The RNA shown here (Glycine riboswitch aptamer) has 83 nucleotides.
RNA sequence: GGGAACUCUGGAGAAUCCCGUAAGGGUGCCGAAGGUGCAAGGCGAUGGCCGAAUCUCUCAGGCAAAAGGACAGAGAAAAUACG
Numbered sequence: 001g002g003g004a005a006c007u008c009u010g011g012a013g014a015a016u017c018c019c020g021u022a023a024g025g026g027u028g029c030c031g032a033a034g035g036u037g038c039a040a041g042g043c044g045a046u047g048g049c050c051g052a053a054u055c056u057c058u059c060a061g062g063c064a065a066a067a068g069g070a071c072a073g074a075g076a077a078a079a080u081a082c083g
Stems, first nucleotide, its partner, number of pairs: 001082001006075005015027001017026003028063003034059001035057001037055001041050003
C1' cells in the first nucleotide's frame, strides 16, 4: 500500500388472508440473510470431479409497521493474507 470486522446512511418483492381460545393448521404468493443447481473453462482413472451471478430452486426465510435485508455510499482507527 491493501482493507476482514466495526459505525452511520440508503435499501426491493410478496395475503395486516382463512380456520382455531391457544398451541397449531390451511390456501395463495415473494426472492435480496443463509443454502441448492450450473455456463464458459479446468482436471480426470472417461464412472465422473471442480466451477459465477441480483440467474435458478424455494429447503430455510419472508408477505401492515417494526425487525431483518443482498447490495451501494460515507467514516475514524485497523486484523489476517497478499504486494

Model confidence (mean pLDDT): 78 of 100.